[in-house]
RNA sequence: CUGAAAACAGGGCUAACCCGCCGAAAGGCAGGGGUGCAAAGUUACCCGCCUAAAGGACGCAGUCAAGCGCGUUCCAUGGCAGCGGAACCACCAGG
Numbered sequence: 001c002u003g004a005a006a007a008c009a010g011g012g013c014u015a016a017c018c019c020g021c022c023g024a025a026a027g028g029c030a031g032g033g034g035u036g037c038a039a040a041g042u043u044a045c046c047c048g049c050c051u052a053a054a055g056g057a058c059g060c061a062g063u064c065a066a067g068c069g070c071g072u073u074c075c076a077u078g079g080c081a082g083c084g085g086a087a088c089c090a091c092c093a094g095g
Base pairs, nucleotide, nucleotide: 001094002093003092012037013036017032018031020029021028022027035082041088042087043086045085046084048080049079050078055074056073057072058071059070060069
């Protein structure tokens, strides 16, 4: 540097789903499970997707007036690396 297909060694990771815990949610972690993966290793940098607690706007209700409350909506500061790109690192084989 290359790895389309296939193989070897140590082996590694692991979808749906179930269960427990954390979380407002998205989601995460541990155990089971097994769809799969040659980067299904790491990083939210780019594209994108999910959620919307707090906060903002509007409406309703209520009030002397406000706050609190309810609803709609906006919003990432929360997430997703098993969509894709990028960066970093690595086993095996070949050069």